A computed fold for a 110-nucleotide RNA from Sediminibacillus halophilus, annotated as SAM riboswitch aptamer (S box leader). The organism belongs to Sediminibacillus, within Bacteria.
RNA sequence: CUCUUAUCCAGAGAGGCUGAGGGACUGGCCCGAUGAAGCCCGGCAACCUUCAAGUCGAUUGUGACUUGAAAGGUGCUAAUUCCUGCAGGAGAAAUCCUGGCAGAUAAGAG
Numbered sequence: 001c002u003c004u005u006a007u008c009c010a011g012a013g014a015g016g017c018u019g020a021g022g023g024a025c026u027g028g029c030c031c032g033a034u035g036a037a038g039c040c041c042g043g044c045a046a047c048c049u050u051c052a053a054g055u056c057g058a059u060u061g062u063g064a065c066u067u068g069a070a071a072g073g074u075g076c077u078a079a080u081u082c083c084u085g086c087a088g089g090a091g092a093a094a095u096c097c098u099g100g101c102a103g104a105u106a107a108g109a110g
Stems, first nucleotide, its partner, number of pairs: 001110008013041001015040003021031003025085001027083002042077003047073002049070008081102001086099005
């Protein structure tokens, strides 16, 4: 970098260093010296992992699933993935709904 699968309307600091930018991209709309990004600490969550109980399957074993606990590997910590970009539907319109694309994260594969 590519592919596969799952998830993305919940949750999370008035801390320290630092010092101007940030919210992927488009168009919007926002956040920011009452301090952005980054780093540290704290926190959230529970995808992988570990443990316990149960169910299923199996000749045995490997295993699958459900529930609970922990928190070792990641991740996350303004706004629904902030909205939107393509297609369809409802509506007089404003606007709303559904699916997709793109993106993010995890796990696996190349």